[in-house]
RNA sequence: GAGGCGGUAGUUCAGACUGGGAGAACACACGAUUGAAGACCGUGAUGUCGAGGGUUCAAAUCCCUCUCGCCUCA
Numbered sequence: 001g002a003g004g005c006g007g008u009a010g011u012u013c014a015g016a017c018u019g020g021g022a023g024a025a026c027a028c029a030c031g032a033u034u035g036a037a038g039a040c041c042g043u044g045a046u047g048u049c050g051a052g053g054g055u056u057c058a059a060a061u062c063c064c065u066c067u068c069g070c071c072u073c074a
Stems, first nucleotide, its partner, number of pairs: 001073007010026004020057001028044004050066005
């Protein structure tokens, strides 16, 4: 330098191909339970969806550029 994959909650990730409610598990807070704790159960909070721009009534999702990480090639 060329190509591919990835960046979404505190963590690990799904969702993207096929545009329309932002989610799961764990963790955390509270409650219930317990002599107390753990486990189990219930409830709840938490997101500039890597950044900027474009298309669209509407973008995590489509298009362009940039950025960071990993891999392959040169």
Molecule: transfer RNA
Organism: Candidatus Woesearchaeota archaeon